A computed fold for a 385-nucleotide RNA from a Planctomycetota bacterium, annotated as Bacterial RNase P class A. The RNAcentral record of the sequence draws on ENA. Taxonomically the source falls in Planctomycetota (Bacteria, Pseudomonadati). It is recorded under the gene name rnpB. It matches the Rfam family "Bacterial RNase P class A". Rfam describes the family as follows. Ribonuclease P (RNase P) is a ubiquitous endoribonuclease, found in archaea, bacteria and eukarya as well as chloroplasts and mitochondria. Rfam classes the family as a ribozyme. Its Rfam clan is "RNaseP clan". The coordinates come from a structure-prediction model, not an experiment, and the mean pLDDT is 76.

């Protein structure tokens, strides 16, 4: 000096001018049901995105509906302990794999219930198999020699056999000795894996030590499955209120009622008077309105516990709440980042470019993607003292 890993902070800062949305307070004018609400307007005063507001992927609040109890289907998870309102987040440990290391990844329960799947090469890939090899002990053909019982070859026919070779990512433990005709867990020691037991340590996951079995059970469950264990369903267009309108087989009252000769009386006709014209209340809940709506598992600064998620607990602060949806522009100075020129470096001066990724919509805790500057711990390497 460089490679690398892990986290941590900020989303430039100050001012001036012009909008833009709520919200308060004040003055005028109009309107009304008149100490009060509405609408217009003028002034003033304060507020106004984020780490992710986002993907809507989980979990929770909050609401409306279902539901004795169980039970199947379907969907989720999956090593221990703990945190939390809960979680598929966190936080510590455990085990496995990667990495010299710091450190990272792991749906991390069962393929020793069942049932599927698996390219090429390969003789043979799942109750293994036999291409090249070895073996021919038994059997079978055959030669010699014989004491006629055999004995010793030849042969590779039938058969045995998994050391060797070779194929593959994987070929049904590994290394040795014994043993065979050749060889094999076939037998025996060690060693490795799996199962059972014991003792020792841990809350536990697990570890550690020792014994004893058959000698070895390939790989895939984010494949069906099987085990345990969680999940009722919709979601702010949820849901509550007010309340022009239309339906009402709801109460009272109701015949001075309706049409028609006829524009008005008057009169006459026909309706209707239990099946009820009209008139007032109820009720609905469309238009539209308000609410639900932002003070909350809140945020910061301390202590105190806990390794640590975090938990008491004490004091400060109020931190958008719009409703087709405001939160912008611009200009000046500074600070940051490139870069360009002067200056021998350093340092200085001048000038010139840049600033992301995106935008609340009921609210919270999280995972993920997206991104631009800064920073600090640790490793690793290589020089120099």
């Nucleotide at each position: 000096u460089g490679a690398g890993u892990c986290g941590c902070u900020a989303a430039a800062g100050c001012g001036g001018c012009c909008g833009c949305u709520g919200c308060c307070c004040g003055g005028a004018g109009g309107g009304u049901u008149c100490u009060g609400c509405c609408c217009u307007u003028c002034g003033g005063g304060g507020a106004g995105a984020g780490g992710a507001a986002a993907g809507u992927c989980c979990g929770g609040g909050c609401u409306c509906u279902a539901c004795a109890g169980g039970g199947c289907a379907c969907g989720g998870u999956g090593g221990u302990g703990g945190g939390u309102a809960a979680c598929g987040c966190c936080c510590a440990c455990c085990g496995g794999c990667c990495g010299c290391a710091a450190g990272g990844c792991c749906a991390g329960a069962g393929c020793a219930a069942g049932u599927g799947c698996a390219g090429c090469a390969g003789a043979g890939a799942g109750u293994a198999a036999a291409c090249c090899g070895c073996c021919g002990a038994u059997g079978g053909g055959u030669g010699u020699c014989u004491u006629c019982g055999g004995a010793c070859g030849c042969u590779a026919c039938a058969g045995g056999c998994a050391a060797g070779g070779g194929u593959g990512a994987a070929a049904g433990g590994g290394u040795g000795c014994g043993g065979u005709a050749a060889g094999a867990g076939c037998g025996c020691a060690c060693c490795a894996g799996c199962g059972a037991g014991a003792c020792g340590g841990g809350u536990g996951a697990c570890c550690g030590u020792u014994u004893c079995g058959g000698c070895u059970u390939g790989g895939u469950a984010a494949a069906c499955c099987u085990c345990a264990c969680c999940g009722g369903g919709a979601g702010a267009a949820a849901g509550c209120c007010c309340a022009c309108a239309u339906a009402g087989a709801g109460a009272g009252g109701g015949a001075u009622g309706a049409c028609g000769c006829u524009g008005c009386c008057c009169g006459c006709g026909u309706c209707g008077u239990u099946u009820g014209a009209c008139c007032u209340c109820c009720g609905g809940g469309u238009a539209g309105g308000g609410u639900g709506u932002u003070g909350g598992a809140a945020a910061c600064c301390g202590c105190u516990g806990g390794c640590g998620a975090c938990a008491g607990u004490g004091g400060u602060u109020c931190u958008a709440g719009a409703g087709g949806a405001a939160u912008g522009g611009u200009c000046g100075c500074u600070a940051c980042u490139c870069u360009u020129c002067u200056u021998u470096u350093u340092u200085a001066g001048a000038g010139g470019a840049g600033g992301a990724c995106a935008g609340a919509a009921c609210c919270c805790g999280g995972c993920u993607u997206a991104u631009c500057a800064g920073u600090g711990g640790c490793u690793c390497a290589a020089g120099a003292u």